SAM riboswitch aptamer (S box leader), 102 nucleotides, folded computationally. The coordinates come from a structure-prediction model, not an experiment, and the mean pLDDT is 84. The sequence was found by an Rfam model in a public genome assembly.

RNA sequence: UUCUUAUCAAGAGCGGCGGAGGGAACAGACCCUGUGAAGCCCGGCAACCUGACCUUUCGGUAAAGGUGCCAAAUUCUGCGGUUGAAUGCCGAGAGAUGAGAU
Repeated sequence: UUCUUAUCAAGAGCGGCGGAGGGAACAGACCCUGUGAAGCCCGGCAACCUGACCUUUCGGUAAAGGUGCCAAAUUCUGCGGUUGAAUGCCGAGAGAUGAGAU
């Protein structure tokens, strides 16, 4: 990089440094942000993988290690179906994360 597969409406600081941007990319919308964005540190959440413990199995507990995550559904729409219409519903696509393969 590509492929397979599972998940994506829950959860997570009133901390320190930092200083203007951020919400994946493009377009549109809508938001967050000097009452301090990104980033870094600390802290936390979760429990995918490894390990531990319980269990005949299914599974459970816990959270040591590897990731991940900590505004809003993956912020919403963009394609198809449905609908009078909808940030209504169903699905696809794209994306994110884990695990496996390459």